[in-house]
RNA sequence: GCUCCGUUCGUCUAACGGUUAGGACAUUAGGUUUUCAUCCUAAAAAUAGGAGUUCGAUUCUCCUACGGAGUACCA
Repeated sequence: GCUCCGUUCGUCUAACGGUUAGGACAUUAGGUUUUCAUCCUAAAAAUAGGAGUUCGAUUCUCCUACGGAGUACCA
C1' cells in the first nucleotide's frame, strides 16, 4: 500500500428499514432495615463524523477517523 471485520449509555449487550433506541451491572435519589448487606421504586446516561438511497436509516451504499486481522513490496 491492498483486502476483510468492527465502532450503540460509564461497562457489557439487544433492536424485520417504521421503538419514546431496550436490558443487565455500575452511579445517583428515595423506600425497606436498629445498622450494614440484601431487596423494592425512580432518575440521568449512547447509535464515531460526513454524504447518498429511501416516505422513513442504528440498520443499506460511499468517504473519513479510530481499533483489529490478513497479505504484498522492502532493490
Molecule: transfer RNA
Organism: Flavobacteriales bacterium